[in-house]
Context: one part of a larger RNA
């Protein structure tokens, strides 16, 4: 000195980022229970009382009445709820990073969109098959949102997607105008042989060159996509500026202009979103950059990338209060292990 337990005078959150740790509250029974609600919860709400032993009486027992004894303490010990108030988020029970994260993330009942008419779509595989499903649209697959309550607005100009088929582009294939390449055949020239002196014949240079073959190759023809024309946003997505106006000033219900597909509606708002922000105003403290309630100037909320509420629930985050405590003020001692020292 240091773990780990026991106690602690007076204060009790004054520590601290933060009541992290400890204390505290626990049994049974009897009384008794708010706000809000989905009428089921909430609720053990919350605050309260009793509780042992011997004896009698009376009851079949549990168990009542009475007399009485002992403690500091009678659920006498161990085990056994701390409550309360507000507000974010998430509807709930559940599930997840086995080994730093249990959460507001995941699912979820529920709700819309699309796809499939069965040898279904979808998914694995080269097939053959097999899941789908021994199912059949109250079914199955994909995909978003997440109980309930009130609701979910405008834009289809862009990407997608589904439909259309007139016109425009467009492969492979068909199609073969034509090109070029080979050369029987011939036209000149040149050299050998041979000649009845006209030629012939070989072998060479250089021209033209049919049919055949080969290589090429226009025009015409010709699907789907794609230009094109519609729907479609619980499809991916998007939802403006500037000027000026009322009899004090201030706002601007109103007017004018430009631009877009449309110009953000209800709701809600310094919010898990607000930079200036510790906005400004109230509440709560002696003092509160946190928390509640407003306000609207939304840097840069907004409606199934879902808006706004919401009883209950939660080892969830925030703020506040009763209690209650060695968390502190400020520290002591006591037990029990290790450390140190000395033997």
């Nucleotide at each position: 000195u240091c773990a780990u337990g026991g106690c602690u005078a007076a204060g009790g959150a004054a520590c601290u980022a933060g009541g992290c740790a400890a204390a505290a509250u626990u049994g049974u029974u009897c009384u008794g229970u708010a706000a809000c609600u989905u009428c089921g919860g909430g609720a053990g709400a919350a605050a309260g009382g009793a509780c042992g032993c011997u004896c009698a009486a009376c009851g079949u027992u549990a168990g009542u009445u009475g007399a009485g004894c002992c403690u500091c303490a009678g659920u006498a010990a161990a085990g056994u709820g701390u409550c309360c108030c507000a507000g974010g988020c998430g509807a709930c029970u559940g599930u997840u990073u086995a080994u730093c994260a249990a959460a507001a993330a995941c699912a979820c009942a529920a709700g819309g969109c699309u796809c499939u008419g069965c040898g279904a779509a979808a998914u694995a595989g080269u097939a053959a098959u097999a899941u789908g499903a021994a199912g059949u649209a109250u079914a199955g697959g994909g995909u978003c949102u997440g109980a309930c309550a009130c609701c979910u607005g405008c834009c289809c100009g862009g990407u997608g997607c589904u439909g259309g088929a007139a016109g425009g582009u467009u492969a492979a294939g068909a199609g073969g105008a034509g090109a070029u390449g080979u050369u029987a055949a011939u036209g000149c020239g040149a050299a050998u042989g041979u000649u009845u002196c006209g030629g012939c014949a070989u072998u060479u240079g250089u021209g033209u060159g049919a049919a055949g073959c080969a290589u090429u190759g226009a025009a015409u023809u010709u699907a789907a996509g794609c230009c094109c024309c519609a729907g479609u946003a619980a499809a991916c997505g998007g939802c403006g500026g500037c000027c000026g106006u009322a009899a004090c000033u201030a706002u601007a219900a109103c007017g004018g202009u430009c631009c877009u597909a449309a110009g953000g509606u209800a709701g809600c708002g310094a919010a898990a979103u607000u930079c200036c922000u510790u906005g400004u105003c109230g509440g709560g403290u002696a003092a509160g950059u946190u928390c509640c309630g407003a306000c609207c100037u939304g840097c840069a909320c907004g409606a199934a990338u879902g808006g706004u509420g919401u009883a209950a629930c939660g080892a969830u985050c925030u703020g506040g209060g009763a209690g209650c405590u060695g968390u502190c003020u400020c520290g002591g001692u006591c037990a029990u292990g290790a450390u140190c020292u000395c033997g």
A computed fold for a 343-nucleotide part of an RNA from a Bacteroidales bacterium, annotated as large-subunit ribosomal RNA, domain IV.
Its mean pLDDT, the model's own confidence on a scale to 100, is 86.
The RNAcentral record of the full RNA draws on ENA.
Rfam family: Bacterial large subunit ribosomal RNA. Rfam links the family to the GO terms structural constituent of ribosome and ribosome.
NCBI's taxonomy places the organism under Bacteria, Pseudomonadati, Bacteroidota, Bacteroidia, Bacteroidales.